[in-house]
Model confidence (mean pLDDT): 84 of 100.
This is a predicted structure of a 256-nucleotide part of an RNA (large-subunit ribosomal RNA, domain VI) from a Candidatus Saccharimonadota bacterium.
NCBI's taxonomy places the organism under Bacteria, Bacteria candidate phyla, Candidatus Saccharimonadota.
Its Rfam family is "Bacterial large subunit ribosomal RNA".
RNAcentral holds the full RNA, with entries from ENA.

Context: one part of a larger RNA
RNA sequence: CGCAAGGAAAUUUGAGGAGAUUUGACUCUAGUACGAGAGGACCGAGUUGAACAUACCGCUGGUGUACCAAUUGUCCUACCAAGGGCAUGGUUGGGUAGCUACGUAUGGAACAGAUAAGCGCUGAAAGCAUAUUAAGCGCGAAACUGACUUCAAGAUAAGAUUUCCCUAUGAGAUCCCUGAAAGACUAUCAGGUUGAUAGGCGCAAGGUGUAAGCACCGCAAGGUGUGUAGCCGAAGCGUACUAAUAGAUCCAUCGA
Numbered sequence: 001c002g003c004a005a006g007g008a009a010a011u012u013u014g015a016g017g018a019g020a021u022u023u024g025a026c027u028c029u030a031g032u033a034c035g036a037g038a039g040g041a042c043c044g045a046g047u048u049g050a051a052c053a054u055a056c057c058g059c060u061g062g063u064g065u066a067c068c069a070a071u072u073g074u075c076c077u078a079c080c081a082a083g084g085g086c087a088u089g090g091u092u093g094g095g096u097a098g099c100u101a102c103g104u105a106u107g108g109a110a111c112a113g114a115u116a117a118g119c120g121c122u123g124a125a126a127g128c129a130u131a132u133u134a135a136g137c138g139c140g141a142a143a144c145u146g147a148c149u150u151c152a153a154g155a156u157a158a159g160a161u162u163u164c165c166c167u168a169u170g171a172g173a174u175c176c177c178u179g180a181a182a183g184a185c186u187a188u189c190a191g192g193u194u195g196a197u198a199g200g201c202g203c204a205a206g207g208u209g210u211a212a213g214c215a216c217c218g219c220a221a222g223g224u225g226u227g228u229a230g231c232c233g234a235a236g237c238g239u240a241c242u243a244a245u246a247g248a249u250c251c252a253u254c255g256a
Base pairs, nucleotide, nucleotide: 001154006165007164008163009162010161011160012159016151017150018149019148022050023049024048025047026046027045028044034039052107053106054105055104056103060101061100062099063098067094068093069092070091071090072087073086074085075084076083077082111146112145113144118139119138120137121136166255169252170251172250173249174248175247176192177191178190179189180188197243198242199241200239201238202237203236206232207231208230213226214225215224216223217222
């Protein structure tokens, strides 16, 4: 810009495209059929894997550079104590959310159609025979077409359904602002006081692991009590304290 005969919001059909399609071992049938024996099935039923794919983070782990603790050297806060800076996040031990695999769940199927090689039925030419290098009719594969997953009306033959609005009012949308299940920007999504959108605060969970101060014990290093303490990022619930203020614009006018 179109989808021509007004404007919107939501839900869809599927022409067409893409993806997937893999396979092992074991058990039963059955030590059966077959075979002198050695050996050893087709068909069918089931179990369990590998690799691959998709999704997720409840479990097991990883990471988790503004979480917690321990600790070395040195400088600083006058000193003690308590802290802060730097040294690969100084080093070490853990670790919420998120992201993840080595973790978890699921999948390939079954079925149908038309077939290939191949195998047949009927059957002449050619009184027989012949599946056909005749007519006619079948069976038959991981390949093909459906079926499964997904995108999809720029499918220009541009589809369908439902609902709403139309002269001072209004369906709807945007700018602007708070943001994240989103994200390079945009877009998408959640909201904008008729509000829990983000921050703050509160509560509980969770992480770390028992703070500082004070008291007591010990010559001291240190220990014990107060005290499952103190501190704490993302996630949960709640709460308008702060910020989403105020406003502006587009579009529609009953439809060439």